[in-house]
């Protein structure tokens, strides 16, 4: 680092350091940041997945991974479907769905 499989509904922050940008990527849009973010380290927390225990449709432990604005933040590619425009060949829009891409955990080369 690839592959396969599940999963996006909820939860949960204080100090220190340090000084500009950030919210995975490119472009826009949206939102967050000198009332100090992202990031680091400490400590605290929270329970998706494994794991363990129990009265096993669930709870609780907090052992590993992991996570602690807001949301996989919308669009981008495509498919239906409506509507508008129009040179009839396409075009924008607007709604659901999909792909893709990206996280996350368990597996395995």
């Nucleotide at each position: 680092u690839g592959c396969u499989u599940a999963u996006a509904g909820a939860g949960a922050a204080a100090g220190a350091c340090g000084g500009a940008g950030g919210g995975a990527u490119u472009a826009g849009a949206c939102c967050c940041u000198g009332c100090g973010a992202u990031g680091u380290c400490u400590u605290a927390g929270c329970a998706a997945c494994c794991u363990g225990u129990g009265c096993u449709u669930c709870a609780c432990a907090a052992g590993g991974u992991g996570c602690u604005a807001c949301a996989u933040u919308c669009u981008a590619c495509u498919u239906a479907u409506c509507a508008g425009c129009u040179u009839u060949a396409g075009c924008u829009g607007a709604u659901a769905g999909g792909a893709c891409a990206g996280a996350u955990a368990a597996g395995u080369g």
The RNA shown here (SAM riboswitch aptamer (S box leader)) has 109 nucleotides and comes from Mucilaginibacter sp. NCBI's taxonomy places the organism under Bacteria, Bacteroidota, Sphingobacteriia, Sphingobacteriaceae, Mucilaginibacter. The coordinates come from a structure-prediction model, not an experiment, and the mean pLDDT is 79.